Notes:
The RNA shown here (SAM riboswitch aptamer (S box leader)) has 108 nucleotides and comes from Clostridium oceanicum. Its mean pLDDT, the model's own confidence on a scale to 100, is 81.

RNA sequence: UCUUAUCAAGAGUGGUUGAGGGACAGGCCCUGAGAAACCCGGCAACAGCUGAUUUUUAAAAAUCAGAAAUGUGCUAAAUCCUGCAGUUAAAUUUACUGAGAGAUGAGA
Numbered sequence: 001u002c003u004u005a006u007c008a009a010g011a012g013u014g015g016u017u018g019a020g021g022g023a024c025a026g027g028c029c030c031u032g033a034g035a036a037a038c039c040c041g042g043c044a045a046c047a048g049c050u051g052a053u054u055u056u057u058a059a060a061a062a063u064c065a066g067a068a069a070u071g072u073g074c075u076a077a078a079u080c081c082u083g084c085a086g087u088u089a090a091a092u093u094u095a096c097u098g099a100g101a102g103a104u105g106a107g108a
Base pairs, nucleotide, nucleotide: 001108002107003106004105005104006103007102012040014039015038016037020030021029022028024083025082026081027080041075042074043073046071047070049066050065051064052063053062054061055060079101084098085097086096087095089093
């Protein structure tokens, strides 16, 4: 960089430390009643693992269920909201759908 799946659920009265953080832009927020980071804890179940069913000659694939020891991930707010296009009601805003952008996993 490309492909693909998911992104309205869930998760801390902890320790160290001490000023920023929420990807970008605009908003709107969080934060010395402690940001970010690190450690510990936790959540979840993408991969991996176990079992069942279905398809298949088979290899294998799909679906469902389970566990949480492994590799990641996550642990304010819907991906915090909007961004581009369309529809809708309305009157410059509302609602909805899709795309784009982004994040994470898996594969190349």